[in-house]
RNA sequence: UGAGAGUUUGAUCCUGGCUCAGAACGAACGCUGGCGGCAGGCCUAACACAUGCAAGUCGAACGAACUCUUCGGAGUUAGUGGCGGACGGGUGAGUAACACGUGGGAACGUGCCUUUAGGUUCGGAAUAACUCAGGGAAACUUGUGCUAAUACCGAAUGUGCCCUUCGGGGGAAAGAUUUAUCGCCUUUAGAGCGGCCCGCGUCUGAUUAGCUAGUUGGUGAGGUAAAGGCUCACCAAGGCGACGAUCAGUAGCUGGUCUGAGAGGAUGAUCAGCCACAUUGGGACUGAGACACGGCCCAAACUCCUACGGGAGGCAGCAGUGGGGAAUAUUGGACAAUGGGCGAAAGCCUGAUCCAGCAAUGCCGCGUGAGUGAUGAAGGCCUUAGGGUUGUAAAGCUCUUUUACCCGGGAUGAUAAUGACAGUACCGGGAGAAUAAGCUCCGGCUAACUUCGUGCCAGCAGCCGCGGUAAUACGAGGGGAGCUAGCGUUGUUCGGAAUUACUGGGCGUAAAGCGCGCGUAGGCGGUUUUUUAAGUCAGAGGUGAAAGCCCGGGGCUCAACCCCGGAAUAGCCUUUGAAACUGGAAAACUAGAAUCUUGGAGAGGUGAGUGGAAUUCCGAGUGUAGAGGUGAAAUUCGUAGAUAUUCGGAGGAACACCAGUGGCGAAGGCGGCUCACUGGCCCGAUACUGACGCUGAGGCACGAAAGCGUGGGGAGCAAACAGGAUUAGAUACCCUGGUAGUCCACGCCCUAAACGAUGUCAACUGGUUGUUGGGUCUUCACUGACUCAGUAACGAAGCUAACGCGUGAAGUUGACCGCCUGGGGAGUACGGCCGCAAGGUUGAAACUCAAAGGAAUUGACGGGGACCCGCACAAGCGGUGGAUGAUGUGGUUUAAUUCGAUGCAACGCGAAAAACCUUACCCACCUUUGACAUGUACGGAAUUCGCCAGAGAUGGCUUAGUGCUCGAAAGAGAGCCGUAACACAGGUGCUGCAUGGCUGUCGUCAGCUCGUGUCGUGAGAUGUUGGGUUAAGUCCCGCAACGAGCGCAACCCUCGCCUUUAGUUACCAUCAUUCAGUUGGGGACUCUAAAGGAACCGCCGGUGAUAAGCCGGAGGAAGGUGGGGAUGACGUCAAGUCCUCAUGGCCCUUAUAGGUGGGGCUACACACGUCAUACAAUGGCUGGUACAAAGGGUUGCCAACCCGCGAGGGGGAGCUAAUCCCAUAAAACCAGUCGUAGUCCGGAUCGCAGUCUGCAACUCGACUGCGUGAAGUCGGAAUCGCUAGUAAUCGUGGAUCAGAAUGUCACGGUGAAUACGUUCCCGGGUCUUGUACACACCGCCCGUCACACCAUGGGAGCGGGUUCUGCCAGAAGUAGUUAGCUUAACCGCAAGGAGGGCGAUUACCACGGCAGGGUUCGUGACUGGGGUGAAGUCGUAACAAGGUAGCCGUAGGGGAAC
Repeated sequence: UGAGAGUUUGAUCCUGGCUCAGAACGAACGCUGGCGGCAGGCCUAACACAUGCAAGUCGAACGAACUCUUCGGAGUUAGUGGCGGACGGGUGAGUAACACGUGGGAACGUGCCUUUAGGUUCGGAAUAACUCAGGGAAACUUGUGCUAAUACCGAAUGUGCCCUUCGGGGGAAAGAUUUAUCGCCUUUAGAGCGGCCCGCGUCUGAUUAGCUAGUUGGUGAGGUAAAGGCUCACCAAGGCGACGAUCAGUAGCUGGUCUGAGAGGAUGAUCAGCCACAUUGGGACUGAGACACGGCCCAAACUCCUACGGGAGGCAGCAGUGGGGAAUAUUGGACAAUGGGCGAAAGCCUGAUCCAGCAAUGCCGCGUGAGUGAUGAAGGCCUUAGGGUUGUAAAGCUCUUUUACCCGGGAUGAUAAUGACAGUACCGGGAGAAUAAGCUCCGGCUAACUUCGUGCCAGCAGCCGCGGUAAUACGAGGGGAGCUAGCGUUGUUCGGAAUUACUGGGCGUAAAGCGCGCGUAGGCGGUUUUUUAAGUCAGAGGUGAAAGCCCGGGGCUCAACCCCGGAAUAGCCUUUGAAACUGGAAAACUAGAAUCUUGGAGAGGUGAGUGGAAUUCCGAGUGUAGAGGUGAAAUUCGUAGAUAUUCGGAGGAACACCAGUGGCGAAGGCGGCUCACUGGCCCGAUACUGACGCUGAGGCACGAAAGCGUGGGGAGCAAACAGGAUUAGAUACCCUGGUAGUCCACGCCCUAAACGAUGUCAACUGGUUGUUGGGUCUUCACUGACUCAGUAACGAAGCUAACGCGUGAAGUUGACCGCCUGGGGAGUACGGCCGCAAGGUUGAAACUCAAAGGAAUUGACGGGGACCCGCACAAGCGGUGGAUGAUGUGGUUUAAUUCGAUGCAACGCGAAAAACCUUACCCACCUUUGACAUGUACGGAAUUCGCCAGAGAUGGCUUAGUGCUCGAAAGAGAGCCGUAACACAGGUGCUGCAUGGCUGUCGUCAGCUCGUGUCGUGAGAUGUUGGGUUAAGUCCCGCAACGAGCGCAACCCUCGCCUUUAGUUACCAUCAUUCAGUUGGGGACUCUAAAGGAACCGCCGGUGAUAAGCCGGAGGAAGGUGGGGAUGACGUCAAGUCCUCAUGGCCCUUAUAGGUGGGGCUACACACGUCAUACAAUGGCUGGUACAAAGGGUUGCCAACCCGCGAGGGGGAGCUAAUCCCAUAAAACCAGUCGUAGUCCGGAUCGCAGUCUGCAACUCGACUGCGUGAAGUCGGAAUCGCUAGUAAUCGUGGAUCAGAAUGUCACGGUGAAUACGUUCCCGGGUCUUGUACACACCGCCCGUCACACCAUGGGAGCGGGUUCUGCCAGAAGUAGUUAGCUUAACCGCAAGGAGGGCGAUUACCACGGCAGGGUUCGUGACUGGGGUGAAGUCGUAACAAGGUAGCCGUAGGGGAAC
């Protein structure tokens, strides 16, 4: 000292990626910006550089010149000479290396410094400066002559020093000054510094596997300060490499820095250590030290000067300029401090350094005021209109002065002098709230919400995702949250990420076990003893620089920062011990492993032989018209005799039964029988060997099918191919044929869903059952028990995301190998290896997505399964679809044909009634506070007669007329009318996808849920499933469930029976009476209308499980919910309705509002739905005659009577209705007629004449009479209703309504047929199964083609970089040689010599050139596939039995999926 979250799904768990919250930065960009301290500031072009500065100093080494002079001297300087320019400063190009880090080592050097011991003697020859004379534009330079030294040379000496063959040999110095030092030479030792060698550590790639010729070693020589192939000659053939050589790419290394709990990961700015470099390449010189940033020579590129002959230069020093770039500062001050160089010193030099300047670049600190202040001011914003909020915030009042400003004083840094910083830090005083706040965010993650604008637009976005008219997600306002002189964004690193897992992951199905074995290296390895001490453990010592981190102190007012001390530090080295464990050595053992031996089973392998059945073919016989094939057919075969059948023959391939979740094998795989050869396994028991074992990278062997090569063989089957079908098509499925192939031999290929999707080996951990092979014990026997080796099923613990696994593990452990790290691109491309080819193996990237995936859950669905129900089918009856008409819809038309409803569940629907009205539509003419509501002001009572203009709305004129309440009156008020202006009215305008309410539908289907408990990590499950039963989740039984709710049923209404009560307008049996229940009377009956009763599987029998229930029977008016109605669970369909109503938002406001007239909604080539009437004899017509129920009626129903053929008219009684009226019910029944015909059927259409309603029947009403008399003779495919008082058929009434039903609602009359049954169609319910569906099959989804864009492979080539090999070439330089030229010191009397220099030449070598390879990058006509893209084309491959089960490997074929 360890925090998580969002995102795959309808939901869940898991796997897994993507993303976020944190910290950091030499940063940049945007907005903003008060002060101070401390720190840092070209990460890019090691690009090019104008200008200035960055290394000089010494006259106490030397001569000379010059200046000054108090003549004593002092000073300045070019040059000779000495020391220093190898430090300090910069940069990171190169370098994968002894470069760095760490720890060791031996064969070295060392100026200045310290230290030791000595010495410092005698000579010589030159030369710069200078003079003279030249050359040159310049840089510079030539010659002559003179001169000094601490410059140069020789000799002497030499303790010590060096070399040595031990005899010896070599080899030094410098003086200056004037009195004391500084120097010089040799030498000893040291310190510090440097050179060299070694162990260990130090990036990526194997699509880089072999590399190496001075290479590896030896001997000898040379060379170096020094070991060494460092170099050379000779000899040997080595050396490195899978523990990754070589090659390629990238990179300065470290202390440290950032992050992290740590382990790690990333990084190497500033500071410090080391290295490398100095325009590029090469080279040496000098020197103690360099192969030298501000030195030299050469070559190259570039720049500059030039008199064209030649010259000059190197900021990766400090500033600065240009350039590059997202981006990084002043051509500042000072040597005051620290340090460096020179000098004896004074001092000089020092862009090292110390300071200042610039920029919020970072860290740290401070401030922008404090207190009080409610009327909660104004303004803003929101609002439910009340208020809330901004907000004690402001103003106001009272205080303070940090910072900034002004004035004054004024340090430390200096120890005697000297202060750039700097009049700075700091201190004192003064005035005055005065000089000082922004940035980002507010959908979730993630703290923070509202209004307006916009309307898939504009835009946002880190991920998920927002935006299509009510956006907390865009933009703005208000408000809020966070941080604060900053805040956001971008980039990068670590973290979260246990998402490379050492700490700390996995591989049955999610990504992942090699197809299988043998085996090399490697890794790991049984028991005992002794020994060793490599690993290991312990102690001690050395090292681990400083700074940094950490701890404790201290100093700046604090902090950042700085100072002091301590601790810590992996590791490496040395040393001393220990000996358990691992390793090494030695010896032994038998439990692992192996061998001999007795038995045993087996489709183990290879070869040879052989057998029967069947198919096909051939020959012969019998025999006749078909056969074959399919869903149905056809192609095909057959009268030239098929198929069928009998006999004989040929040939190839495969081996029925036995046969078994039986056996064998490493896997692939192996099946008639016999023989030969041969591998492995199991059991039992002794003996023997003595760890001989396990695993196994590379390697090697085997490896189904398909395929390839050569040669055979070929019966059946059968890719390709042909034909026939199917189909919209059918390159398929089906059928008829048919070639490779399938078979054999030999040789290749090397892949499969090569699967137990489960690597091999070993140990341990409850059981049960079946079976194969062996054994032991037991039983008279059947048997039984035990045991080893296999092979299956179920299951404890445990494991697992779950499914599942479970002694044959997916449990608990150990050893070794292989493999995985999001999906797609892709097992593709390139490269390598293998192959005859097909191809195999190894195996990426760009780009793209936020998922892809596993298991399980609930649904939905299936051309899956099981069970059940329903007028669902079937069995029946009657229809529709054909005709004419009515009506609605579509379409068309129109000025308008208003709008809505559109599968079932729109279409005689909204509409229970469009001539005007209705009316919403069209045309024309009018009105504008409005036809209607509220408020204000003024006037008038309201109201009403009439005339004129006009199509009318409307306009003009005119007559009559004053009411109610209060009040004495004036007047006021209520109500109404008019006028005026404004708030507003108004809208059948839009949105049913913003809504309420109402409604349809699944469906009167039997379902839908909850509480508690239990199971499951969870979504969820259980209950609600199961066995029966029911109309029913109805009831019973069982059950980890027990209960409950909404539904079912019942309670409600009505019809059916009875009782009681009550009888008017209803009824009338008995008694009177009448034409008549007409009138008395009656309260029995019918009926009316109120209350009760009655039915519950209650009783009996059977059945069932003794249950629930079911079947039958009795009784009963009614029998198993008695018939009918009302009643509609959770929900589904964004179902319907803004045009019933209500309502948010939007829109119109002299019009999208309002009024009037006329027109339209009634149109009409056509299509569909629903009905009416028919086609006739079960009928039509004529005549007679009988029986209802339920309703309606005063703006009404309307009787009798009269008129009319009739619709109707006149008339007027009754009735506010059990009283009167509508009101004759019709079919039926009894007679007559018609006689199968377009009719005495049918009635459309049309003509004429009328009636009624109504302002008004032209567009456009209904009805009546007479005449006319169309289609239609029972209806194709298809389709509807109905299970009993039902269908069918017959009439009656109501609502709407002035009038106008074939519609609709209701009423009664007559009154059937059929149901074996659940195979099938449709719908529904329950259980189960599969699923890649969840917008839920009207789902999902694949591929070609077409279009656009993107990245990428190939590509004739083209262009660049880098590297290798061979050859040419050879500057400067060094080394060697030297016949030319030249030369002061030494030797020599001289000639000359020694030595040196120049030149020449040889070797090495940079630049450069030629040729050929490797590698890499860019580009390229054309071309290949890939990816992405709301609504393109073709099909339908996959997901359900996906409609031919799917998938894998391979081969062939095809527009494409296939």